RNAcentral holds the sequence, with entries from ENA and SILVA. Small-subunit ribosomal RNA from an uncultured bacterium, 1463 nucleotides, folded computationally. It matches the Rfam family "Bacterial small subunit ribosomal RNA".
RNA sequence: AGAGUUUGAUCCUGGCUCAGAAUCAACGCUGGCGGCAUGCCUAACACAUGCAAGUCGAACGAGAAAGUGGUAGCAAUACCAUGAGUAAAGUGGCGCACGGGUGAGUAACACGUGACUAACCUACCUCCGAGUGGGGAAUAACCCCGGGAAACCGGGGCUAACACCGCAUAACACUGCAAAGUCAAAUGCGUAAGCAGCUUGGAGAGGGGGUCGCGGUUGAUUAGCUAGUUGGUAGGGUAAUGGCCUACCAAGGCAAUGAUCAAUAGCCGGCCUGAGAGGGCGCACGGCCACACUGGAACUGAAACACGGUCCAGACUCCUACGGGAGGCAGCAGUGGGGAAUUUUGCGCAAUGGGGGAAACCCUGACGCAGCAAUGCCGCGUGGAGGAUGAAGUCCUUUGGGAUGUAAACUCCUUUCGAUCGGGAAGAUAAUGACGGUACCGGAAGAAGAAGCCCCGGCUAACUCUGUGCCAGCAGCCGCGGUAAUACAGAGGGGGCAAGCGUUGUUCGGAAUUAUUGGGCGUAAAGGGCGCGUAGGCGGUGCGGUAAGUCACCUGUGAAAUCUCUGGGCUCAACUCAGAGUCUGCAGGCGAAACUGCCGUGCUUGAGUGUGGGAGAGGUAUGUGGAAUUCCCGGUGUAGCGGUGAAAUGCGUAGAUAUCGGGAGGAACACCUGUGGCGAAAGCGGCAUACUGGACCACAACUGACGCUGAGGCGCGAAAGCUAGGGGAGCAAACAGGAUUAGAUACCCUGGUAGUCCUAGCCCUAAACGAUGGAUGCUUGGUGUGACAGGUACCCAAUCCUGUCGUGCCGGAGCUAACGCAUUAAGCAUCCCGCCUGGGGAGUACGGUCGCAAGGCUGAAACUCAAAGGAAUUGACGGGGGCCCGCACAAGCGGUGGAGCAUGUGGUUCAAUUCGACGCAACGCGAAGAACCUUACCCGGGCUCGAACGGUCAGUGACAUCCUCCGAAAGGGGGCUUCCGCAAGGACACUGGUCGAGGUGCUGCAUGGCUGUCGUCAGCUCGUGUCGUGAGAUGUCGGGUUAAGUCCCGCAACGAGCGCAACCCUUGUCCUCUGUUGCCAUCAGUUCGGCUGGGCACUCUGAGGAGACUGCCGGUGAUAAACCGGAGGAAGGUGGGGAUGACGUCAAGUCAGCAUGGCCUUUAUGUCCGGGGCUACACACGUGCUACAAUGGCCGGUACAAACCGUCGCGAGCCCGCAAGGGGGAGCUAAUCGGAGAAAGCCGGUCUCAGUUCGGAUCGCAGGCUGCAACCCGCCUGCGUGAAGUUGGAAUCGCUAGUAAUCGCAGAUCAGCAGGCUGCGGUGAAUACGUUCCCGGGCCUUGUACACACCGCCCGUCACAUCACGAAAGCUGGCUGUACUAGAAGUCACUGCGCCAACCCGCAAGAGAGGCAGGUGCCUAAGGUAUGGUCAGUGAUUGGGGUGAAGUCGUAACAAGGUAUCC
Repeated sequence: AGAGUUUGAUCCUGGCUCAGAAUCAACGCUGGCGGCAUGCCUAACACAUGCAAGUCGAACGAGAAAGUGGUAGCAAUACCAUGAGUAAAGUGGCGCACGGGUGAGUAACACGUGACUAACCUACCUCCGAGUGGGGAAUAACCCCGGGAAACCGGGGCUAACACCGCAUAACACUGCAAAGUCAAAUGCGUAAGCAGCUUGGAGAGGGGGUCGCGGUUGAUUAGCUAGUUGGUAGGGUAAUGGCCUACCAAGGCAAUGAUCAAUAGCCGGCCUGAGAGGGCGCACGGCCACACUGGAACUGAAACACGGUCCAGACUCCUACGGGAGGCAGCAGUGGGGAAUUUUGCGCAAUGGGGGAAACCCUGACGCAGCAAUGCCGCGUGGAGGAUGAAGUCCUUUGGGAUGUAAACUCCUUUCGAUCGGGAAGAUAAUGACGGUACCGGAAGAAGAAGCCCCGGCUAACUCUGUGCCAGCAGCCGCGGUAAUACAGAGGGGGCAAGCGUUGUUCGGAAUUAUUGGGCGUAAAGGGCGCGUAGGCGGUGCGGUAAGUCACCUGUGAAAUCUCUGGGCUCAACUCAGAGUCUGCAGGCGAAACUGCCGUGCUUGAGUGUGGGAGAGGUAUGUGGAAUUCCCGGUGUAGCGGUGAAAUGCGUAGAUAUCGGGAGGAACACCUGUGGCGAAAGCGGCAUACUGGACCACAACUGACGCUGAGGCGCGAAAGCUAGGGGAGCAAACAGGAUUAGAUACCCUGGUAGUCCUAGCCCUAAACGAUGGAUGCUUGGUGUGACAGGUACCCAAUCCUGUCGUGCCGGAGCUAACGCAUUAAGCAUCCCGCCUGGGGAGUACGGUCGCAAGGCUGAAACUCAAAGGAAUUGACGGGGGCCCGCACAAGCGGUGGAGCAUGUGGUUCAAUUCGACGCAACGCGAAGAACCUUACCCGGGCUCGAACGGUCAGUGACAUCCUCCGAAAGGGGGCUUCCGCAAGGACACUGGUCGAGGUGCUGCAUGGCUGUCGUCAGCUCGUGUCGUGAGAUGUCGGGUUAAGUCCCGCAACGAGCGCAACCCUUGUCCUCUGUUGCCAUCAGUUCGGCUGGGCACUCUGAGGAGACUGCCGGUGAUAAACCGGAGGAAGGUGGGGAUGACGUCAAGUCAGCAUGGCCUUUAUGUCCGGGGCUACACACGUGCUACAAUGGCCGGUACAAACCGUCGCGAGCCCGCAAGGGGGAGCUAAUCGGAGAAAGCCGGUCUCAGUUCGGAUCGCAGGCUGCAACCCGCCUGCGUGAAGUUGGAAUCGCUAGUAAUCGCAGAUCAGCAGGCUGCGGUGAAUACGUUCCCGGGCCUUGUACACACCGCCCGUCACAUCACGAAAGCUGGCUGUACUAGAAGUCACUGCGCCAACCCGCAAGAGAGGCAGGUGCCUAAGGUAUGGUCAGUGAUUGGGGUGAAGUCGUAACAAGGUAUCC
């Protein structure tokens, strides 16, 4: 410090996710030791048991028992002493308000911080001053009586005090202006000295109460709150101020700087994170607060409204004799419960600290320790060194080897830690040690007792095998898994961390993803529809003052701990101690005066006023004009009009449309009209008049900052819509009809009502857009246009020049993700406002508010996704555009589709009908030839080292041929039977074992190779340069031209490669050479046959060469490329034909040609044999053949090819047969012989339009050939038979010249079998105006939401499943307001006839003062009644929404998406 993820790729925006650190944690697996910490985050739920606050006899009175000893007694027992002035209890004092726990409540002066308190208190402690004299009356305990189950209580009697009460004394105390008045005490111990107390003052320390400034949560879908409320006066109350309380008076107080209400929450020092600023947290430790079962209340006291006190009420639990009582672990342990989850009913007061005491001492679950838990942090160990034949095992393997791996074994060494034996602290100033026989030290033994967890597709460090087969599973995100998974599971190996490792939860970070530091708003989310203006924010220039902000210095405070640094102590560290720093803050003091603020006084440039002008669809109102549509009346006139893609509905013989004249009425204003004008926006258009707003120009007279923006607020605000009343020509939602269509509730047509118009009033929205808030300043230019002014010209400006304001276009810097913006900024800056923070859910729900309604404004969440998006790029596509090509259409010729047959395919059938190929680009295709074989299929019979081959081991000595038996054959049984060598042994063969077999079994979606196709289309790329952030672009584009990215010219490109073309083959002309087997012009011979001699001229053969290049001429064109025409030429613009197939596309085809990974099979999915099948047949399709006839059939005669083939062959003449064919065998290894008769054609004859002398299917009989064998299932011949068919529906195919059409010939395969295929020649046409349309293709351009690329994408209803949410008659609960009722305990007040010791009067009785019980009143908790608010739960039913596999219906959107889209 970043990374992954939207795309085919790119840049940007933007969310999601990861790597880090942390944790009071929990869970899974694992677990050796020690130190230091930490340990109910949930039920402030309920609690058994024990302990957690007592102490003082030196304040006081009283005072046991057991036991022991003694005495008496027989004994029971009694008494005495001791126990002991002890225990237990009581009066009294101090403590119990500390310490310990918890975080429920609390949004508050609760907390933090800083001030203030002259408005206060303070027991114990310290210091200073004064005093402590003299009296009195009670009462617990105790005793007696009584009540009660108990708790406990009542009555009577006795008694003490440092308990209580007077009196005296009285200040520097208190009250008071003063005079003056008032107020206290207690003693105990000690022989004593004295000590400890007590009373009253003052001071201190520490502690506390109160007040104020400032600070720290969320919600406005909480906007108004408040009646003791705000203030005053008087009084009460308190330690003390104060509406704290009461009475009276006034009507205030708080709030957009957020009152009130609701929700949440103890606050802080600090802790975690972060570079910081921040964000999150508030466990442990420390400070403060609050609470103590829930609610209320007071008492005591220095202090409490009191955790282990009291009273009352409530809930709960327990006891009970049913009458009544008792209790409060949020103290330490512990229990139940809840929960993912949190410890021992331990030891000790030795230390530290606290309470009491003069002290000894007692108490102390505070505390110190120990125990449990890897909960965290820190430290240590599980050994070290050597050790290669790189052991074994395991894993992988190309089978060679590699890895685990110096790892182990083995050798040597060491002993930390643990365990074991022994010694043994500090903590303790004199005593006292829970921890603890602990820490620590020493000894002996032995590598001995001690390693796991997670991960290994990318992010992210670490790879292979096997299993599995979209299953099982994984997953933080992207995503893996559908037979070769580095992603699942296991294994080997590797990586990381380590007594831990992972997972989950949470926080911060990364996230500049709430942006103060540090973001944005034209198109990504985001500028308010527009103005006026309140609060607020901001504000020109000079001078003077002030000192709030600001800055500097100083002072106080900012507790300790924490943090940082330095040093010290535990062997180190964690931990801990000391010092320093820090604590960024707050307050005060003294200064400074630039800037901001404030005060004062000026200025004119901002702003405004004035004077003079012209421009304008600016606004409102009232009039008025012509054209047009429609309607009405009349005239002319006749059969149609109208409408559409085409029609129909509609109108018209009752006279329409058309046309002329007249009239009515409403709405809108042609031309002018202009990226012209005006307005804030919405918006404004005939003409005239009235009223009226604003801007602009010129002048520079006036005011003197009067300004800018603007949350709320107020106003304006297209269209549609609403209310009322008018109006209504045209247009026109709804509606009706006609068409279209599969449907057509649409698009088109004919009608047509609201509405559109006016008046008054609502509504308040829009793609209200420049998708661009307002204001001010600054920043190169060019060119239009509107308004005004000035200048120039001898005069004259609509014109030329200049200035200001407005409005456009183009472009520079700069900015921008890019597109683009660019003085009218989206540039550079300042100020103010509005708004945004992933997509969907949703501008929805609920609430509020506005509205007559429709609806508007405000505006969520659950849930769900990993994207949604912007700009640009390359493609592809378009029922987008432009240009161009092709037998693509058109023009022609001939077919197919109908018939019969052949052949292939589908389907069906079958034991099997083997398999593959499926639009073009499968279907006379693989098959250049299925009777057996082929053959892969079916049935049956056999074989298992196998049908073939090699290696090796063992055995045998044969095996094969041949003969024979069984068998359908394969095969099996029997017979005959070795060779070389002296031997060892070898050769050969068989049998058995073994290592390699075999498979047309699967996967062409694991592959190689080969092939098809787009397409012989003209394209596809690269290097360098340049442009762009980039994907990419340029080049390859533009203008011409071409068959062509062919060539020329232009051009930030210049070149190059694969393609095109050419080079190759063939054909067309000529030449040279060659001259047999070819040829024969001339010569000779001739049996008349180039037959022979001869010849090589010609044809021809097959080698080489020439020839054609737009070379020449003319025209067109840019003078180019090229095109058109011409000459010459056998051939002319690529002469014809062939071979040749760029980058790539189709997961195209082929595992059955071959090869090959993986999988499957191994007495079978291998292999051999016999037979069958691939040849089936209601049917459908493709490709062909033959026809339907006279341009023909048949008969006879007769002419002319090319190419090819032949010795396991072609096979002549001759003979036989009607023929197929047979016999025979010359010649030929082929320019020699043979196949071989070419056919159409030509000549002659016949047939005469008919299902025929057309056509030949089908069937019968008789033959022939091949072959082991023609039954299933071959071909051919002869005779007979003589089907359909009379030119073929929709549709569809081929062909542009030696082509189509037509005619025959040959070859491959092959024993035999061609209508197929591949070649060959013969005869030999027609047509092309042209590119609108169909199909395919190329280039440029455009749009795109497509990229699996239009066979794309994608929307909504419905149906099903599921999830969350809203509404809903209601129902339930929590909290809470108001009114009334109620009124416990208790304070206070009043009363107090009952009761009372102290003091006063009195001899006494009694009375007074004072008090108690009781009563009454105010206040008041729980409770009750009524009525609201709010939140939550639930609810038949209902509403939309989300998500789901390949459901249904349509086709809305993306291309002009087929009616442009959207608001």